The RNA shown here (transfer RNA) has 71 nucleotides and comes from a Candidatus Parcubacteria bacterium.
Its Rfam family is "tRNA". Rfam classes the family as a transfer RNA.
The organism belongs to Candidatus Parcubacteria, within Bacteria.
The coordinates come from a structure-prediction model, not an experiment, and the mean pLDDT is 85.

């Protein structure tokens, strides 16, 4: 230099072009003498600019991080 793969919530992921899900963790609650533990319920997210489209997490180009190949 050149080529795969890969990017979603704090973690860990799912997601046939059509309402972004779930575990975990985080608060708050219920239960208890106190705490764990179980339950309920809340917070909170598509790597960035662009293009395609009626609509784009999804498709396409670029770029940036990452993991791997070849030289």
């Nucleotide at each position: 230099g050149g080529g795969u793969c890969u990017a979603u919530a704090g973690u860990u992921u799912a997601g046939u072009g059509g309402u972004a899900g779930a575990a975990u963790u985080c608060u708050g609650g219920u239960c208890u003498c106190c705490a764990a533990a179980a339950c309920c319920a809340g917070c909170g997210g598509c790597c960035g600019u662009g293009g395609u489209u009626c609509g784009a997490g999804u498709c396409c180009a670029c770029g940036u991080g990452g993991a791997c190949c070849c030289g």